Predicted 3D model of a 72-nucleotide RNA (transfer RNA) from Thraustochytrium aureum.

RNA sequence: AGGCGUAUAGCUCAGUGGCAGAGCAGAGUCCUUUUAAGUCUUUGGUCGAAGGUUCAAGUCCUUCUACGCCUA
Numbered sequence: 001a002g003g004c005g006u007a008u009a010g011c012u013c014a015g016u017g018g019c020a021g022a023g024c025a026g027a028g029u030c031c032u033u034u035u036a037a038g039u040c041u042u043u044g045g046u047c048g049a050a051g052g053u054u055c056a057a058g059u060c061c062u063u064c065u066a067c068g069c070c071u072a
Base pairs, nucleotide, nucleotide: 001071002070003069004068005067006066007065010024011023012022013021018055026042027041028040030038048064049063050062051061052060
């Protein structure tokens, strides 16, 4: 320098253009002498950034950023 991939909750990850989700973690309730375990409920999001297409974008297109891999 060129190519490919990834970026979504604190963490690990889903998400077929049409209400942003799960597990774990956190908070609360119940249970328990207490802790742990268990039950139930619940908080938490600028979907990496900017722009474009569209009635509508996490999703499609362009550029950029960070990280990883490959080639030279």
Lineage of the source: Eukaryota > Sar > Stramenopiles > Thraustochytrida > Thraustochytrium. It matches the Rfam family "tRNA". By type it is a transfer RNA. The coordinates come from a structure-prediction model, not an experiment, and the mean pLDDT is 81.